[in-house]
Context: one part of a larger RNA
């Protein structure tokens, strides 16, 4: 480069914005750069294909034709791309009236637990385990009452196969700020549309800087068990952390292991938001149809099977990232980022 693929075999960037390019709705004029047609001039010879000729054949050589797909120029066509006008609303979007929701930020508050403090009862064990043991406690512990204080998460509602969010993620309760959606009915802008190379921004836990905090819980670490051993499982303490404010860092089985975007293709039954209609025991209901959404059954199709099936992994288009035998390796070296651990890019020699 070509092909072939990317749910589990190698391969979808962790998400999203949005440069450059790449693609793009109806019509209707114009143009003729891409596209077709023709003609012409050019595509040296030798080779190379064909027909024929000459050496006793051949190899070789001579000759004529064909080819030489390809370039230029002039004519011409004008369906399709482009380009330039003009128009259009069915794709975007803006207004309007309603909705639903752990979306995101900030200040505030409330209760249960848990630990610690103080005080009251009250006595000899409490805890913990297979089973002890180290630890606590006669300097009153555990247990139980009453007061206080702290930090930290939000039990039941949620045994929702629910809701929201671009992922990653979000759950008491109020306030205030503030992004997205979804329905419905017009009106309005007129392709403003995808998609995205390079960029930038968001990103779970762990980890780092610095100043706060510090209750449970707990790497590392110390004891007690066990066990041959025990640098573990279990037990009793525990620091870092986990929490908070500013900054890094940029990773994961960041999973739907499934990139975005558009249409098109049987159903069937939950479920969460909305709109419509329908009197069907007129009551917050039932039912019918429709819009987005999240399930699960299954039909053609597809798939190496398993499975996927209107949320396609089914049929197509348009854009991007990716993969090309295992090991060596997600490593060296180099760059480029970071404070740092490190992370992004990324080999080969060898070897099966």
């Nucleotide at each position: 480069c070509u092909g072939g693929g990317c749910g589990u075999a190698a391969a979808g960037a962790g998400c999203a914005c949005g440069u450059a390019g790449g693609c793009g709705g109806u019509u209707c004029u114009g143009u003729a750069a891409g596209u077709u047609g023709c003609a012409c001039g050019u595509g040296a010879a030798a080779g190379u294909c064909c027909u024929a000729a000459g050496c006793u054949c051949a190899a070789c050589u001579u000759a004529g034709g064909a080819a030489u797909u390809g370039c230029g120029u002039g004519c011409a066509a004008a369906a399709c791309u482009g380009c330039a006008g003009a128009a259009c609303u069915a794709g975007a979007g803006u207004c309007c009236a309603g909705c639903a929701g752990a979306g995101g930020g900030a200040a505030g508050u409330g209760g249960a637990a848990u630990u610690c403090c103080c005080g009251g009862u009250g006595u000899a064990g409490c805890g913990g385990u297979g089973a002890a043991a180290u630890g606590c406690g006669c300097a009153g512990a555990u247990a139980u009452c009453g007061g206080g204080a702290a930090g930290a998460a939000c039990a039941c509602c949620a045994g929702g196969u629910g809701g929201c969010g671009a992922a990653g993620g979000c759950g008491g309760c109020u306030u205030c700020c503030u992004g997205g959606g979804c329905u419905g009915u017009g009106a309005c802008u007129g392709a403003c549309g995808c998609u995205g190379a390079g960029g930038u921004g968001c990103g779970a836990a762990a980890g780092c800087u610095a100043g706060g905090g510090g209750a449970g819980c707990g790497a590392a670490c110390a004891g007690g068990a066990u066990u041959a051993g025990a640098u573990a499982c279990c037990c009793u303490g525990g620091u870092a952390g986990u929490c908070c404010u500013a900054g890094c860092c940029g990773u994961a089985a960041a999973c739907g292991a499934u990139g975005g975007g558009c249409a098109c293709u049987a159903g069937g039954u939950g479920u969460g938001g909305g709109g419509a209609g329908u009197u069907g025991u007129u009551g917050a209901c039932g039912c019918u149809c429709u819009c987005c959404g999240u399930g699960c059954c299954a039909a053609a199709g597809c798939u190496a099977a398993c499975g996927c099936a209107u949320u396609a992994a089914g049929u197509g288009c348009c854009c991007c990232g990716c993969c090309u035998g295992g090991g060596g390796a997600g490593u060296a070296c180099g760059g480029c980022c970071g404070c740092a651990a490190g992370g992004c890019u990324a080999a080969a020699a060898c070897u099966c």